[in-house]
């Protein structure tokens, strides 16, 4: 350059046919222990890469971009 995949919480990654954004770990707070570490429980963290457009309604469809991977050249 051309083709394909991907980009959502701090991290790893879900969201089925377009219909309230979720889940493990981390991180915080309490509860148990002489402490600490396991361990229970409670809250909280999102401009879903960035700009547009459909649409009653977009993480999801289409449009140009920017970032990572593969693949052809």
């Nucleotide at each position: 350059u051309g083709c394909g995949g991907g980009g959502u919480a701090g991290c790893u990654c879900a969201a089925u046919u377009g219909g309230c954004a979720g889940a493990g770990c981390a991180a915080g707070a309490a509860g148990c222990u002489g402490u600490u570490a396991a361990u229970u429980u409670c809250g909280a963290g999102g401009u879903u890469g960035u700009g547009g457009g459909u649409u009653c309604g977009a993480g999801u469809c289409c449009c140009a971009c920017c970032c990572c991977c593969g693949c052809a050249g």
Transfer RNA from a soil metagenome, 73 nucleotides, folded computationally. The RNAcentral record of the sequence draws on MGnify. The prediction has a mean pLDDT of 81. It matches the Rfam family "tRNA". It is annotated as a transfer RNA.